[in-house]
RNA sequence: GGGCGAUUAGCUCAGUUGGUAGAGCAAUGUCCUUACACGACAAAGGUCGCAGGUUCGAGCCCUGCAUCGCCCACCA
Repeated sequence: GGGCGAUUAGCUCAGUUGGUAGAGCAAUGUCCUUACACGACAAAGGUCGCAGGUUCGAGCCCUGCAUCGCCCACCA
């Protein structure tokens, strides 16, 4: 330098054909317990990496950039 993949909640990850962003775990609150743990219930938690574009509408399509991983090539 070229190619491919990944980036979504604190963590691990879904998200179908573009049409209201989700699950599990963690943390928080309530119940339970003498208490802790386990368990039950509830609520909360998101600029969907960044910036543009297309569209009535973008997590999803297009472009650029950034970070991480893998492969190839070149130079020394």